Predicted 3D model of a 91-nucleotide RNA (c-di-GMP-I-GGC riboswitch aptamer) from Cytobacillus eiseniae. The sequence was found by an Rfam model in a public genome assembly. The prediction has a mean pLDDT of 86.

RNA sequence: AUAGAAAAAGGCAAACCUAUUGAAAAAUAGGGACGCAAAGUCACGGGUCUAAGGUAUUAGUAGAAUUACUAGGAUCGCCGGAUUGCCUUCA
Numbered sequence: 001a002u003a004g005a006a007a008a009a010g011g012c013a014a015a016c017c018u019a020u021u022g023a024a025a026a027a028u029a030g031g032g033a034c035g036c037a038a039a040g041u042c043a044c045g046g047g048u049c050u051a052a053g054g055u056a057u058u059a060g061u062a063g064a065a066u067u068a069c070u071a072g073g074a075u076c077g078c079c080g081g082a083u084u085g086c087c088u089u090c091a
Base pairs, nucleotide, nucleotide: 003088004087011036012035016031017030018029019028020027021026034077040083041082042081044080045079046078047075048074049073053070054069055068056067058065
């Protein structure tokens, strides 16, 4: 460095439930296994999700409210990329 999960040693942990954090998306911990050969790590490019705050809009006495847009928030178990790695195998 190539290919693979047949073997061997293992690893991770979807949905869902409980608790906590958060405006939310979601995250963390415990339980639990749908699956994963990188389902290890990194928000670098794209995609997707959320909209506290901001901008506009509708409405309006004020307060509050409606709708749309917006990431510096989130997602690496969406794709690509970068990087590290067990076993076997080709060179």